Predicted 3D model of a 72-nucleotide RNA (transfer RNA) from Coccomyxa subellipsoidea C-169.
[in-house]
RNA sequence: UUCAAAGUAGCUCAGUGGCAGAGUGGUGGGCUCAUAACCCACAGGUCAGAGGAUCGAAACCUCUCUUUGAAA
Numbered sequence: 001u002u003c004a005a006a007g008u009a010g011c012u013c014a015g016u017g018g019c020a021g022a023g024u025g026g027u028g029g030g031c032u033c034a035u036a037a038c039c040c041a042c043a044g045g046u047c048a049g050a051g052g053a054u055c056g057a058a059a060c061c062u063c064u065c066u067u068u069g070a071a072a
Base pairs, nucleotide, nucleotide: 001071002070003069004068005067006066007065010024011023012022013021018055026042027041028040029039030038048064049063050062051061052060
C1' cells in the first nucleotide's frame, strides 16, 4: 500500500427492512437457622462515527475511525 473479517448492555454474543434481545454479571426481594443453589422483579444501549437511498435502518450504499488476518 492492497484485500478480507469484525465493532450491538460491564463481559460473551444473537438479531439480513417495521418493539433492541439472550446468557452471564450488577441491584433489590423471596426461599433458608445461615450461605450456596433456585425463583421473581428492576436497572443498564447515541447498535464505532458521519452522510445518503427508503414511508421506515442495528441491517442497504459511500466515506472515516479502531481491532484482527492475508498478500506485497
Rfam family: tRNA. By type it is a transfer RNA. RNAcentral holds the sequence, with entries from ENA and Rfam. The coordinates come from a structure-prediction model, not an experiment, and the mean pLDDT is 84.